[in-house]
RNA sequence: AGAGUUUGAUCAUGGCUCAGAACGAACGCUGGCGGCGUGGAUAAGACAUGCAAGUCGAACGAGACUUACUUAGCUUGCUUUGUAAGUUUAGUGGCGAACGGGUGAGUAACACGUGAGCAACCUGCCCAGAAGCGGGGGAUAGCUCGGGGAAACUCGAAUUAAUACCGCAUGUGAUCCUGUGCAGCAUUGCACAGAGAUUAAAGGUGCCUUCGGGUGCCACUUCUGGAUGGGCUCGCGGCCUAUCAGUUAGUUGGUGAGGUAACGGCUCACCAAGGCAAUGACGGGUAGCUGGUCUGAGAGGAUGAUCAGUCACACUGGAACUGAGACACGGUCCAGACACCUACGGGUGGCAGCAGUCGAGAAUCAUUCGCAAUGGGGGAAACCCUGACGGUGCGACGCCGCGUGGAGGAUGACGGUCUUCGGAUUGUAAACUCCUGUCAUCGAAGAGUAAGGCUGCUAUGUGAAUAGCAUAGCAGAUUGAUAGUAUUCGAAGAGGAAGGGACGGCUAACUUCGUGCCAGCAGCCGCGGUAAUACGAAGGUCCCAAGCGUUGUUCGGAAUCACUGGGCGUAAAGGGAGCGUAGGCGGCGAGGUAAGUCAGAUGUGAAAUUCCGGGGCUCAACCUCGGAACUGCAUCCGAUACUGCCUUGCUAGAGUAGUGGAGGGGCAUCUGGAAUUCACGGUGUAGCAGUGAAAUGCGUAGAGAUCGUGAGGAACACUAGUGGCGAAGGCGAGAUGCUGGACACUUACUGACGCUGAGGCUCGAAGGCCAGGGUAGCGAAAGGGAUUAGAUACCCCUGUAGUCCUGGCAGUAAACGGUGCACGUUUGGUGUGAGCAGGUUCGACCCUGUUCGUGCCGGAGUUAACGCGUUAAACGUGCCGCCUGGGGAGUACGGUCGCAAGGCUGAAACUCAAAGGAAUUGGCGGGGGCCCGCACAAGCGGUGGAGCACGUGGUUUAAUUCGAUGAUAAGCGAAGAACCUUACCAAGACUUGACAUGAUAGCUUAAGCCAGUGUGAAAGCAUUUGGUGGAUUCAAGUUCGCUUGAAACAGUUAUCACAGGUGCUGCAUGGCUGUCGUCAGCUCGUGCCGUGAGGUGUCCGGUUAAGUCCGGUAACGAGCGCAACCCCUAUUUUUAGUUGCCAGCAUUUCGGAUGGGCACUCUAAAGGGACUGCCGGUGACAAACCGGAGGAAGGUGGGGACGACGUCAAGUCAGCAUGGCCCUUAUGUCUUGGGCUACACACAUGCUACAAUGGCUAGUACAAUGGGUCGCGAAGUCGCGAGAUGGAGCUAAUCCCAUCAAAGCUAGUCUCAGUUCGAAUUGCAGGCUGUAACUUGCCUGCAUGAAGUUGGAAUCGCUAGUAAUCGUGGAUCAGCAAUGCCACGGUGAAUACGUUCCCGGGCCUUGCACACACCGCCCGUCACACCACGAAAGUCGGU
Repeated sequence: AGAGUUUGAUCAUGGCUCAGAACGAACGCUGGCGGCGUGGAUAAGACAUGCAAGUCGAACGAGACUUACUUAGCUUGCUUUGUAAGUUUAGUGGCGAACGGGUGAGUAACACGUGAGCAACCUGCCCAGAAGCGGGGGAUAGCUCGGGGAAACUCGAAUUAAUACCGCAUGUGAUCCUGUGCAGCAUUGCACAGAGAUUAAAGGUGCCUUCGGGUGCCACUUCUGGAUGGGCUCGCGGCCUAUCAGUUAGUUGGUGAGGUAACGGCUCACCAAGGCAAUGACGGGUAGCUGGUCUGAGAGGAUGAUCAGUCACACUGGAACUGAGACACGGUCCAGACACCUACGGGUGGCAGCAGUCGAGAAUCAUUCGCAAUGGGGGAAACCCUGACGGUGCGACGCCGCGUGGAGGAUGACGGUCUUCGGAUUGUAAACUCCUGUCAUCGAAGAGUAAGGCUGCUAUGUGAAUAGCAUAGCAGAUUGAUAGUAUUCGAAGAGGAAGGGACGGCUAACUUCGUGCCAGCAGCCGCGGUAAUACGAAGGUCCCAAGCGUUGUUCGGAAUCACUGGGCGUAAAGGGAGCGUAGGCGGCGAGGUAAGUCAGAUGUGAAAUUCCGGGGCUCAACCUCGGAACUGCAUCCGAUACUGCCUUGCUAGAGUAGUGGAGGGGCAUCUGGAAUUCACGGUGUAGCAGUGAAAUGCGUAGAGAUCGUGAGGAACACUAGUGGCGAAGGCGAGAUGCUGGACACUUACUGACGCUGAGGCUCGAAGGCCAGGGUAGCGAAAGGGAUUAGAUACCCCUGUAGUCCUGGCAGUAAACGGUGCACGUUUGGUGUGAGCAGGUUCGACCCUGUUCGUGCCGGAGUUAACGCGUUAAACGUGCCGCCUGGGGAGUACGGUCGCAAGGCUGAAACUCAAAGGAAUUGGCGGGGGCCCGCACAAGCGGUGGAGCACGUGGUUUAAUUCGAUGAUAAGCGAAGAACCUUACCAAGACUUGACAUGAUAGCUUAAGCCAGUGUGAAAGCAUUUGGUGGAUUCAAGUUCGCUUGAAACAGUUAUCACAGGUGCUGCAUGGCUGUCGUCAGCUCGUGCCGUGAGGUGUCCGGUUAAGUCCGGUAACGAGCGCAACCCCUAUUUUUAGUUGCCAGCAUUUCGGAUGGGCACUCUAAAGGGACUGCCGGUGACAAACCGGAGGAAGGUGGGGACGACGUCAAGUCAGCAUGGCCCUUAUGUCUUGGGCUACACACAUGCUACAAUGGCUAGUACAAUGGGUCGCGAAGUCGCGAGAUGGAGCUAAUCCCAUCAAAGCUAGUCUCAGUUCGAAUUGCAGGCUGUAACUUGCCUGCAUGAAGUUGGAAUCGCUAGUAAUCGUGGAUCAGCAAUGCCACGGUGAAUACGUUCCCGGGCCUUGCACACACCGCCCGUCACACCACGAAAGUCGGU
């Protein structure tokens, strides 16, 4: 010190949330020790039990007991009498009990804090001083007796004492009265003097004694003063609420009395009518206040535990008594509630004292020890009492300290986890070695806190006194709850001592598995739908540590209430406007004053706390000493610049007067013309009106049209202008009258008279309301007609309120410049309205200057940006109003205004994490501009109707394997499913496997090839079947033929690793592909602009097929695309000349067949050629376009390959590859058969047709690309034909497919019909391929001869060698379901005016609340569930 979160991204606004500190805390998990603190915050709820206030016998009488002595009796150790000493008890009496301790209910108040005042007061005990303490009296408790009562207690009689009570005496004094002096603050205060009146007392106990007395101490009385404590009064200060605006009758004051310690309406009688209040009275809510505490940089904010000061209270309410002091926590009386006892008659009680109990609560301790210390009460004292206090205990509740070991130790062990399988990590961590010994444990020693008091002695003072008393000193014996604690020493042994939270970002810390929008997490954003660093677990890591987290609360961050330190054009926020009251603020000069202000001094600001510097506990926390501070208040003395106040001047602010012009400023009265409508009359005839199109409506009873006359109401065309006037609302024909304001000029007068303005008053569009008029047009409501799915709308026909006038009410608007009013200051340019002055001119104009208004552009500045910019949103001053997240809501309730409608004021519960502003980039628009494309249009031919083929959907099925699904799936993967393919189904089989590699063990006649047997559908299983074949290395043997052994290789068997999977995920992927789209776009570097996202470049003007090129330009360059480079084709040259060709020559069987030639065609290699190069025009002297020449070809010549950044989570895990998951005697592998070919139906793509531009028959002409040895297959022969036979030639420019390509052409026939069209379907007979043609092949012949006569809505292709039409070839392939696909050539058109419209695309621009991007976003009702706040029949309780 900040961070997260609104967006695709950005800036700003704005809320929410987090990180910090703190706590009398609570909860969860965990827990070794000690010190110091701290602990009923809720029910001021109720309380069992014990204790918390007594003491004094030196005030008094009496009782009891003990001891000693004494008396008497006798049972000689007991009873009794008396005295003395002592102890103790109830009572009388004194003092205390008003302190100490608790709590915070009440209280918004002189209760508290602070500072003053009392000349208006009191004060027991204490201190100092003065004086005194004489002499009497009558009672009463206790005790005793008697009575009542359950008890508590009480009544009666008799008797008794006092420091209890009452007279009398005395009067230093005090009080009352009078006078004088001094003083003061008004009443008065103090001192002194005087005559008179009133007014006190109590003794107890020591010592000495000559018994007369003396002398102490403690009491007692009067007075004065002090001290302490209290009472009263006043200034100032400190909560919320105006949805509380008026309040008050003892109220405010006076006179007189009463009362009090004392002033006072404190109380009372009388008199007056006052007192308080927007500077917030009165009312309501909440609350003890303060020193302080927490937080904060501070200013502030929150708080008021412990400690300290103060107030209030003591079961609730009220009251007094006693007393120095109380209206009294452990006193009294009354009332009430509650509880207890009871003999039912009556009594008793008050823990908010210390412990403790119950209750309520998230929650707060022991029914402990001691008076040893400190303090308090009583006492002469010893002492007694003291739940104050000192201690201990319990609680991690807080703060502080310590420990849980230290050093070494690598094979970096085991185990765990992860892994790319190599390793990494846990980790020097452990083990192990060597040490140490804090704390805890055991043992031993063992404190300080103690001062005093008592006894004895000594000294001093008093005194006659060696007495007594007081003080000081010495000596002696003594006083400790804590505690056998702190502390010290010793012993033993690493032995007894670590957890909690977190790990997606904020925020330090990451992986695996499980789960699969489930379970769950979450402070905010948000995670989880099969590869989760966010859930759960584990490993690892991070943070803190005897604690760690969570929850709650406070401050902070939050400048998010802004004094320090915010805002209001558009984010929330300027009142609709003016006048003006209170208030706030206020020009220049002089004098006075000293309130504010400043300086100095004095008093006070309790202690504690905080801070600084020391000291003491081993440190720290803690304790303690000193200082500073306590920012405050009061008083005194000064200063006088500024502000205030008083006095006096001035004229620059403000105003008055004079002159002048401008104006839809206002009000009243009168007048006018155009138009609409209506009425009447004339002319005149069939429609008019209305709309996108219609209809309702009007019209033959004469409309509309047209002409004339009249009536009536409302509004004032043109002029008219970001022109004028007005405070705003607003104001527009003309005239007259009345009237307000502004402006300019003149400079005479007044002399700060000013600005703003809470409340208040007035004005205030449209619409609305009341009363009375008026009503032409228009026109809510209403009626009708249309539109529509509906149409309570938009459109049309009618039409009432209203609109108009007069008089009232209402008081709101996007009442907007979304910009409060006033004043001052600050560069400019250019219009316009109203003046004035100067120049010039004969004059009008014009020019210059100046003032006021009204616009535009723009500089500095400012702003989040947009923008504003002398008319500020700039820079300043003054005053007012308003804002503080969105929704709920300008709603509810209350108040107030209104006739009503409604206005003004104006919340909360609940809910969300955003809502909103400006700008950016895209996308989109039934926005705009420009442009393109067979996109439309113009054409040609189709599809959609029929039959068939083929694919898909659907349905069916044991299976109909799988994928592809708008364009961009559907004659697609599949360039060819009878078996195979094949992935599917049924059945039967195999299990290291059909296939690969490796290991171990065993066996073997090599492996390999051919052929068997049984069973079986086959696969397989079983089987010591036969033949052929004979391999490498080493060793030994050898008859050199070979044999034996071992090893390798191979095979086989068994086992193990593994194989295998067309199983899943194309949303984990690679690669490839489709599409936008062969559309012209997509980007980068540097620079520049912008706070930034971004922009510029890539825009603008031309041009192009093109971001193609040219010019301009804060851009300059570059890259991927375009084009070109590549291939085919059109022309030509050169080279080459067989298998190709044949011009000329020759031969010929007449066939380039042969010789020969390579000229031509052709073949196939290298070149040329085309570049807007040339000319003219247009254009900007450009790019380019138009036309022309030449040329085989002309403006990218035609075609192909070639596909930018990216989009569609597009397609494909089944072509291949591949992560993860899944199966492993099966989801693998093999076999037979079936299926992929099913068939009410729907769709896509095609073929064939419907015929005469045709069918059929006969004749006849001209291609190109290709393919061929498991092949193409000629001639010949057979068959009507499919085909068969045959086997020449060809591994191909040679031979074959392949004759004659078909359309075409010639000739004939058919004559418009379901036909000589059309061929489906079916029957029969055949052919071919193949192990096999049933499911399920193709072909041929004969026979059969269906639908169909050009196809609804809709829709497709094509711009030239194209469409259309005709045939030919090839891949796949045994064969073929091919009408498909890919190629080849033949014949060969029509049309394009043009870009309005449909579709798609490109560029620029504009709006946007969209960004998953219009297939977007989003509003309301309803249904269901839940939440909050209400209502409610009823029910329950209280009064």
Source information: This is a predicted structure of a 1439-nucleotide RNA (small-subunit ribosomal RNA) from an uncultured bacterium. Its Rfam family is "Bacterial small subunit ribosomal RNA". Model confidence (mean pLDDT): 84 of 100.